Record summary: This is a predicted structure of a 95-nucleotide RNA (Glycine riboswitch aptamer) from Marinobacterium weihaiense. The coordinates come from a structure-prediction model, not an experiment, and the mean pLDDT is 76. Rfam family: Glycine riboswitch aptamer. Gene Ontology term of the family: glycine biosynthetic process.
[in-house]
RNA sequence: AUAACGUCGACUGGAGAGAGGCCAUCAAGGCCCACCGAAGGGGCAACGCAGUCAUCGCUGCGCAAACUCUCAGGUAACCGGACAGAGGGAGAGGC
Numbered sequence: 001a002u003a004a005c006g007u008c009g010a011c012u013g014g015a016g017a018g019a020g021g022c023c024a025u026c027a028a029g030g031c032c033c034a035c036c037g038a039a040g041g042g043g044c045a046a047c048g049c050a051g052u053c054a055u056c057g058c059u060g061c062g063c064a065a066a067c068u069c070u071c072a073g074g075u076a077a078c079c080g081g082a083c084a085g086a087g088g089g090a091g092a093g094g095c
Stems, first nucleotide, its partner, number of pairs: 002093001005091001007089002011085003018033001020032004034075003040071001041069003047062006
């Protein structure tokens, strides 16, 4: 001095699905039914490794997502929100 890279905080955009019912109530809250996937979390392929076996194969482990589950979360607005955009801080890396 500085791209890619992840990370941190602020800015802009940002979907889906009952302002559901009952109980309690100053308030917090509890229960029931229906629904959503884009905080977080779980599961899975190919593949890799290991064990066993003459081979095929079998077993175990590791492993992604916007797929899947719906535990958590959510179902007017607000808030939150994966992700995207532009910019910044520190880091690391290369030169």